[in-house]
């Protein structure tokens, strides 16, 4: 600082991320140097080499090695010989307690910082004394002998700076203060005097030795503070606490022993438990802080486990030593070695961690007088991109924007100046050549100075000489060649910089978190192309940050997770108000320590950088010290506000205990009285004729207390309610009086704590878990009934928990008000009671400021502060598990982990839903009238069948739907026979008019032969169209797939009244306002009100049909008046009807009433129609991923001798069967039969088709007439009238079926429609459900019309007759707006 909870918003709150970092690992990759680093795992076990030796100037000697001497003699061999250099073993001395190494154990005996008395110290320094003269020994060796080895044992000989005693004592130590005791070692240089047994004595010079004073440095020891989790670890401890005697120590001290007394530690965390070496200091963070202790420095602990001591100045000893014990090794089986967490190195483990390297050249340690010897300490190579730094992989120039690739909308874009081409450098790598610092000492030498008798010898000083280098021929410098050797790896949806194609299809697979993948993936693979970083890039683990997600710095708890049910109180935190004193906190100064390195500053050195190195700050701490006193602390003295106490009052269901009262219920007894009570939505278990219910009397027992009663009282809370009696209690006002801080708050502890619940022991009248019967349901271990036991009630004891809630912890202050109640107290006035003012304590409700995430809260605070306590840290597991406390059980308290999830929540919005709630509306519902379902057919659909039954539609809003008419075509399906630039388009080249008719092979396509014709314009050059064949690919075809890639079109919510938008104004905000609210309407229709004012798309009008009237016009129409016919047939006429154009008409316009002086509603007049006059068209944002890729279009995708084209035949018409829609009917309101009247709106030249003729008949023949107000289809049917059937399967119904026909047509077999003879099925009004309709409507009745060669019970239209019913919205459906509740939003 981002992602992620939600539709969509604020918060709460966890998961992820981005960034620094590692002793790292792993996967691709890899050019060079510097400079660090490098077994984190098994303190797992080691093979083999080296990691600790030195001194002969301490000794005695002489195995080996050199060299000198001698002898023998074979002239180069032998043998003697410590004589020299030197030295194995061995006596002796230093060192072998340092350096190296690990981190096993330890929670203190540890370590960090500060301090401290009661110690020791080898080797170094100083101070002062001393080093006299004696002994006896023993390894080496000899000899002899055990044992396999390791290794010992007798016996003999020897030395010494080994060991032991005398003297001697400055000092030291003990002391009875007289005294006592206690020490050494010699060895090397040199030499002048003197001596001499010739060796030396002596003397000196260095060194060593003894004893002893200081010191440096080291170590030993005590003390303050500080150092990890766990209280599911609360008690611990006999040498424990302490004192005394004693003993041990270098040394304080129960250290350790006798006895004595009975302490010491602990919630400020004892004990136990699990974990961990610690520190300087690393990482990371602004800071505080988390987390770590790898390499370098310190401390400590540890050396195969364990336990002991020895030696020493030092150890309880990594390469000593003794025991035990696992485990390797040798072995003659008797016994014996050994100990890599030293450096290499091996197995083993493990994701992982180097060479069985060179030197002691430097630096450092041991020893030694010194040369020197060791030195895996260390200096350096070597492995390894393991970190960090530096450096190269070349740099200019170059547009034809080159050539592959890639995309693409075919124009072009991109890679990309990138390459190529030119001309230049050569860093680093390669040969070659030169050449460093690190090396100065020791050592020899000359001089001087110090000692000295001294010019020996020592030591310092200065000079000259010369020796030494592992790294390494390395850094560095030069010279050559030639762009020549030398770039990868990750990402690219959002977080997060960086897109496109193809492949894939919820498969592969990606993936920190959200999530991506079901056929158009910027998220999987791959290329392309960016983007990051670069000799490394990612990717795993871990560490900090972000994460104010444990909050000291710097959160919280009405409802997000959080206030203990409640109240008492100790300990602990906090305290009014004046003041003397301290000077612990707290400020200031000085000063000692906080190693070094590391960070940080500012300088050097490596070409630069890491790195290295000089000097400085820092090191917030700790110690002594000295001031200062403000405010805290302590000590004392006071105050009175704070708190308590008495005294007077009022007021209450406060507690506890004793009385007692009435009203009901049940039950007993008794009396009247009959036949049901009693229960339910209804009913039934059940009471009752052995007399119930109901009613009277009377009596018994229990329990609980109507009205009053009130967001009224009281209590700390749980809670507390007839009345009455004495006994407690607390809070409250009022005015003193007195005490004086005595206050608050409280971890552990007490103590109280509904209701159910347990124990004893009464009681039980109503109620009633459990329990049993009846009833509801599919069940019904429930609701509802009937019955009922526990238990409700008491006493005593427990238990201890609740939505113990205000979901709000106690105290104090301080911060605008109004208004209610309940309880006191005051003032004015009044006789008084009210009224009214002020003032305290409860208890409510509104509401400013403020708080809050909203919601709210708001002197009774969730506001502004303080003090105190308790509690929270994602959700689920889970308030569970185990431990432990408490119960008598029952359970309570205390309280986790694994493991899973990315969300769990709060509060608010918008919708949506509700068997919520207002309000209103529609054939919704009721009221009615007709259907469907049942029958038989037609039609669609489902299944099934099949080669094919072509395909789409599926609640409503598929199912007589695309389809306004599949016997061929149609036609998408099958079977079969054929094509292959194609049945269709463009283009080249050619011939040609097409066309057409004949014949032959096929089922036809099709192939074949043949015959006929010679097109338009023309500037005569030529050109267009039309059609045969060939050609080739840029094509053509595709009713193949996706309606979930798509237009465009259509349903469906609904002809429901809604659905928005500017500005402003509210809210953090999603939103809200406007659109809500009274009215009112068919309507968001209009009025009125309003933080809104407007405006849009919708409603409504404006269009069409109709209904009433005028004007115009009168043929094919019409016919009142005048002729005339059979017939408006003709003349005539255009008044009428009527056809078709244009107007008027209707607007609540007029009266009355209602109503907000309003919109509007009701009546009424008038009027052909009246309140939208009927009918249509028209269809708002939006919804159904709703329906079409098969009407068209079109993206992607697929097939191209086929999924495309052409033909015959076949299916799309099958058939147990379910279903929708329709027709026809069951009859007598009918049915047959004759007679006879009346539409409308249409259709007709490939065409309707009259009269007439023939057929029973469909229909044929002939033909007038009509391009239609003219002719014709065309007869309207129900009606009317008259007659027949007489209630039955019929004179009802017409299926089926047989048979003969018409017509259409290239053909009616699969499979067409009509007609006639015959034939005469089901069906007698349909179950459970269900659909239409409110008027010229339903109901009946017939007529046209599209498609059509033909073929409607279907569609779509048209007249004709023509009802019934609506009390009214309680219910069912659907829908409108307002509310309201939600854990719902693919609602």
């Nucleotide at each position: 600082g981002a992602g992620u909870u939600u539709g969509a918003u604020c918060c709460u709150g966890g998961c992820u991320c981005a960034g620094a970092u590692u002793g790292a690992a792993c996967g691709c990759u890899g050019g060079c140097g510097g400079c660090a680093u490098g077994c984190u795992u098994u303190a797992c076990a080691c093979a083999u080499g080296c990691a600790a030796g030195u001194c002969g100037a301490a000794c005695g000697g002489c195995a080996g090695c050199a060299c000198g001497g001698g002898u023998g003699c074979u002239u180069g061999c032998a043998c003697c010989u410590g004589g020299u250099g030197g030295c194995g073993a061995g006596u002796g001395g230093c060192g072998g307690a340092c350096g190296g190494g690990u981190g096993a154990g330890g929670a203190a005996u540890g370590c960090a910082c500060c301090g401290g008395a009661a110690c020791g110290u080898a080797u170094c320094u100083u101070c002062a004394a001393g080093u006299g003269g004696g002994g006896g020994a023993u390894a080496a060796c000899g000899c002899a002998u055990c044992g396999a080895a390791a290794g010992g044992u007798g016996u003999g000989c020897u030395a010494a700076u080994a060991c032991c005693g005398c003297a001697u004592a400055a000092u030291c130590u003990c002391u009875g203060a007289g005294g006592a005791g206690a020490a050494a070692a010699g060895c090397a240089g040199g030499g002048g005097c003197u001596c001499u047994u010739a060796g030396g004595a002596c003397c000196u010079u260095g060194u060593g030795c003894u004893u002893u004073u200081g010191g440096a440095g080291c170590g030993g020891c005590c003390g303050a503070u500080g150092c990890c989790u766990g209280a599911u670890u609360a008690g611990c401890u006999a040498g424990u606490u302490g004192g005394u005697g004693g003993g041990g120590u270098a040394a304080a001290g129960g250290c350790c022993u006798a006895c004595c007394a009975a302490g010491g530690c602990u919630u400020c965390g004892a004990u136990c438990a699990g974990u961990a070496g610690u520190u300087g200091g690393u990482c990371u963070g602004a800071g505080a802080g988390g987390a770590c202790g790898c390499c370098c420095a310190g401390c400590c602990a540890c050396a195969c486990u364990g336990g002991g001591a020895c030696u020493g100045a030092g150890a309880c000893a990594c390469g000593g030593c003794c025991c035990a014990g696992a485990c390797u090794c040798c072995u003659a089986c008797g016994g014996g070695a050994g100990g890599c967490a030293g450096c290499a190195g091996u197995g083993g483990g493990g994701a992982a961690u180097u060479u069985u390297g060179g030197a002691c050249a430097a630096u450092g340690g041991g020893g030694g007088c010194a040369a020197c010897c060791c030195u895996g300490a260390u200096c350096c190579a070597g492995c390894c991109a393991u970190g960090c730094c530096g450096c190269g992989u070349g740099a200019g120039u170059g547009a034809a924007g080159a050539a592959g690739g890639c995309c693409u909308u075919c124009g072009g874009g991109u890679u990309g100046u990138c390459a190529a081409c030119c001309g230049c450098u050569u860093u680093c790598a390669u040969a070659c050549g030169g050449a460093a610092c690190g090396a100065a000492a020791a050592c020899u030498u000359a001089c001087u100075c110090a000692a000295u008798a001294a010019c020996a010898c020592u030591g310092g000083g200065u000079g000259a000489g010369g020796c030494u280098g592992a790294c390494g021929g390395u850094a560095c410098c030069g010279u050559a060649a030639g762009a020549g050797g030398a770039a990868g790896c990750a990402c690219c949806g959002g977080c997060u910089a960086a897109c496109u194609a193809c492949g894939u299809g919820c498969c592969a697979g990606c993936a920190g978190c959200c999530g991506c993948g079901g056929u158009a993936a910027u998220a999987c693979g791959u290329a392309g192309g960016g983007u990051g970083c670069g000799a490394g890039c990612g990717u795993u683990a871990a560490u900090c940050g972000g994460a104010a997600u444990u909050a000291c710095u710097g959160g919280g708890c009405g409802u997000a997770a959080a206030g203990c049910g409640u109240g008492c109180g100790c300990a602990g935190g906090c305290g009014g108000u004046u003041u003397u004193g301290u000077a612990a906190g707290u400020c200031a100064g000085a000063u000692g320590u906080g190693a070094a390195a590391u960070c940080c500053c500012c300088g050097g050195g490596c070409u630069u950088a890491a790195c290295c190195u000089a000097g400085g700050a820092a090191g917030u701490g700790c110690g002594u010290u000295u001031g200062a006193u403000a405010c805290u602390g302590c000590c004392g003295a006071g105050c009175u506000g704070g708190a308590g106490u008495u005294c007077g009052g009022a007021a209450g269901a406060g507690g506890g205990g004793g009385g007692u009262g009435g009203a009901a219920u049940u039950c007993c007894a008794g009396g009247u009285g009959u036949a049901g009570c009693g229960g339910u939505g209804a009913a039934a278990u059940g009471c009752g004729u052995a007399g119930a219910u109901a009613u009277c009397u009377g009596g018994a027992g229990g329990a609980a207390c109507a009205c009053c009663a009130g967001u009224g009282g009281c209590g700390a809370a749980g809670g507390c309610g007839g009345u009455u009696c004495g006994g407690u209690a607390a809070g409250u006002u009022a005015a003193g009086c007195g005490u004086g801080a005595c206050g608050c708050u409280c971890a552990c502890g007490c103590a109280c704590g509904a209701a159910a619940g347990c124990g004893u022991g009464g009681g039980u009248a109503g109620c009633a878990a459990a329990c049993a019967g009846g009833a509801u349901u599919a069940g019904a271990u429930a609701c509802c009934c009937u019955g009922g036991u526990a238990g409700u009630c008491c006493a005593c004891g427990c238990c201890g928990u609740a939505a113990a809630c205000g979901a709000u912890g106690g105290g104090u202050a301080c911060u605008a008000g109004g208004u209610g109640u309940c309880u006191g107290g005051g003032g004015u006035a009044u006789u008084g009671a009210c009224c009214c003012c002020c003032u305290g304590g409860g208890u409510g409700c509104c509401g400013u400021a403020g708080c809050u995430a909203a919601c709210g809260c708001a002197u009774u605070a969730a506001g502004u502060a303080c003090c105190c306590c308790g509690c929270c840290u994602g959700g689920g597991g889970a308030g569970u598990a185990c431990g432990g406390c408490c119960g008598c059980a029952a359970g309570g308290u205390u309280a986790a982990a694994a493991c899973u999830c990315a969300a769990a929540g709060g509060a608010a919005u918008u919708g949506a839903c509700g068997g919520g709630g207002g309000c209103c509306c529609g054939c919704a519902c009721a009221a009615g009238c007709g259907g469907u379902g049942g029958a038989g057919c037609a039609u669609g659909u489902g299944g099934u069948u099949c080669a094919a039954u072509u395909c789409g539609a599926c609640g409503c809003a598929a199912c007589g739907c695309g389809a306004a008419g599949a016997a061929c075509c149609u036609u998408a399906c099958c079977u079969g026979g054929g094509c292959u630039a194609g049945a269709c388009a463009a283009c080249g080249g050619u011939g040609g008019a097409c066309c057409g008719c004949u014949c032959u092979g096929g089922a036809a396509a099709c192939a074949g032969a043949g015959u006929u014709u010679u097109c338009c314009c023309u500037u005569c050059g030529g050109g267009g169209a039309c059609u045969g064949c060939c050609g080739g690919u840029u094509c053509a075809g595709g009713u193949g797939c996706u309606g979930c890639a798509u237009g465009g079109c259509u349903g469906u919510c609904g002809u429901c009244a809604g659905c928005u938008c500017g500005u402003g104004c509210c809210g953090u905000g999603a939103g809200g306002u406007g659109u809500u609210g009274g009215g009112u309407u068919a309507a968001g229709u209009c009025c009125c009100g309003c933080a809104a004012c407007g405006a849009g798309c919708g409603c409504a009008a404006c269009c069409c049909u109709u209904g009433c009237c005028c004007u115009u016009a009168g043929u094919u129409g019409c016919c009142a008046c005048c002729a005339u016919u059979c017939a408006g047939u003709u003349g005539g006429g255009c008044a009428c009807u009527c056809u078709a154009a244009g107007g008027g008409g209707a607007c609540u316009g007029c009266c009355g009433g209602c109503g907000u002086c309003a919109a509007g509603c009701c009546g009424g007049a008038g009027g052909a129609a009246g309140g939208c006059g009927a009918g249509g068209a028209c269809g708002a944002c939006g919804u159904c991923a709703a329906g079409u890729c098969a009407u068209c279009a079109u993206g992607g995708c697929c097939c191209u001798u086929a999924u495309g084209c052409c033909c015959a035949g076949g299916g799309c018409u099958a058939c147990a069967c379910a279903c929708g829609u329709g027709c026809u009917a069951c009859a007598a309101u009918g049915g047959g039969c004759g007679g006879u009247a009346c539409a409308a709106a249409g259709g007709g030249u490939u065409g309707c088709a009259a009269c007439c003729c023939c057929g029973c008949g469909a229909g044929g023949g002939c033909a007038a007439g009509c391009u239609a107000a003219u002719c014709c289809c065309a007869a309207a049917a129900a009606g009317c009238c008259g007659u027949c059937c007489c209630c039955a399967g019929u004179u009802c119904g017409g299926a089926u079926u047989g048979g003969a026909g018409u017509c259409u047509g290239c053909a009616a077999c699969u499979c067409g429609a009509c007609u006639c003879c015959a034939u005469g099925a089901a069906g007698g009004u349909g179950g459970a459900a269900u659909c239409g309709c409110u008027a010229g409507u339903a109901a009946u009745c017939g007529c046209g019309g599209a498609u059509c060669a033909g073929c409607a019970u279907g569609c779509c239209g048209c007249g004709g007759u023509g009802a019934a019913u609506a009390c009214g919205u309680u219910c069912c459906c659907g829908g409108g707006c307002c509310u309201u509740g939600u854990a719902c939003c693919c609602a």